[in-house]
Molecule: RNase P RNA; transfer RNA
Organism: Binataceae bacterium (SeqCode)
RNA sequence: AGAGUGCGCCGGACGAUCGCUGCGCUUUGCGGAGAGGAAAGUCCGGGCUCCAUAGGGCAGGAUGGCCGUUAACGACGGCGCGGAGCGAUCCGCGGAAAGUGGCACAGAAAAAAGACCGCCCGCAAGGGUAAGGGUGAAAUGGUGGGGUAAGAGCCCACCGGCGCGCGGGUGACCGUGCGCGCAUGCCAAACCCCAUCCGGUGCAAGGCCAAAUAGGAGGGUGAGCUGCCCGCUCGCAGUCCCUCGGGUUCGGCCGCACGAGCCGGCGAGCAAUCGCCGGCCUAGAGGAAUGAUCGUCGCCCUGAGAAGGGAACAGAACCCGGCUUACAGGCGCACUCCGGCA
RNA sequence: UCCCCGGUAGCUCAGUCGGUAGAGCGGACGGCUGUUAACCGUCAUGUCGCUGGUUCGAAUCCGGCCCGGGGAGCCA
Repeated sequence: AGAGUGCGCCGGACGAUCGCUGCGCUUUGCGGAGAGGAAAGUCCGGGCUCCAUAGGGCAGGAUGGCCGUUAACGACGGCGCGGAGCGAUCCGCGGAAAGUGGCACAGAAAAAAGACCGCCCGCAAGGGUAAGGGUGAAAUGGUGGGGUAAGAGCCCACCGGCGCGCGGGUGACCGUGCGCGCAUGCCAAACCCCAUCCGGUGCAAGGCCAAAUAGGAGGGUGAGCUGCCCGCUCGCAGUCCCUCGGGUUCGGCCGCACGAGCCGGCGAGCAAUCGCCGGCCUAGAGGAAUGAUCGUCGCCCUGAGAAGGGAACAGAACCCGGCUUACAGGCGCACUCCGGCA
Repeated sequence: UCCCCGGUAGCUCAGUCGGUAGAGCGGACGGCUGUUAACCGUCAUGUCGCUGGUUCGAAUCCGGCCCGGGGAGCCA
């Protein structure tokens, strides 16, 4: 210099003027605050809320190597095994010897066994064979040797597989010894089995206040937690549900922003993360506000220059941790490969 | 804000334990008729919304996006 891998970050800055939405005050005004890394999708998880303090069983759903982190997770970190890559690194992950089911076409045969061509025995009929051919996504361990009529774990060596033991490791797993010729094809993002976890609701939750009336009529039924059973709570003429009718004209306040909060430093840990100390208060509404113009500077493009043009994705609504998706342009760190020079 | 459903031919819809995607209407051509309609015959129809994955194989199973539609106020 080129090619690449993994992380992290920024997403114009400052000033002036005029506005917009909240807040405070000594209220013709003044002071101070005012979008994001994704505020998005609503895909997971948690807080909070009401219903039993969230209880038992069934059904249902989710997760799936191991250990840890966490409020929790399907997130994250480290490690293990397998695969890809020269490498940094990336991708995958329970059980197919519990059972059921599927494997189109082709092929002799698709997991029960079986023989199309071939090979061998035989005059033939028939029998032996799973080595070779051929089909297929997939063909009943692989390579080599012995053996045989031809063959075959039929026998042997190595590799693979399975079982048992010993050693190491918290564990996944690793190493090693012995035994067994070898029996168990693939699919569980097919049903299913095993282990673990999950009650429902979703701020239109829920609570308080106010206004108005016919707080009405009819029907059903015990109601709620719950899809079902148990259990619990409330209730004995009310609650609840449905239909009709009426009122309000979409009322106000709380919930609602001090929180698993942000910034800095130190420490523990490989890391995710955690602890201690110091400092800070930082949007919150009606779904609607969070902007515009000018000046200076910075970035990119065009241009010799003067100058001109451009700047993405997007936009809070109960809050938080993740994931996913969108994103002009730019920056930093660590590492790998290749080539050259010293 | 929250919850639910859908996307297959030009239109309306089938197709779910994975194995070459169909029906009706519509369209084109031919026949019948003096002509048209009706009727009869033949034919063309498709990125199964898009994109990754599982699988030998995906409209179908799993994930992520895109688009469309519906529902939920208070007294209660």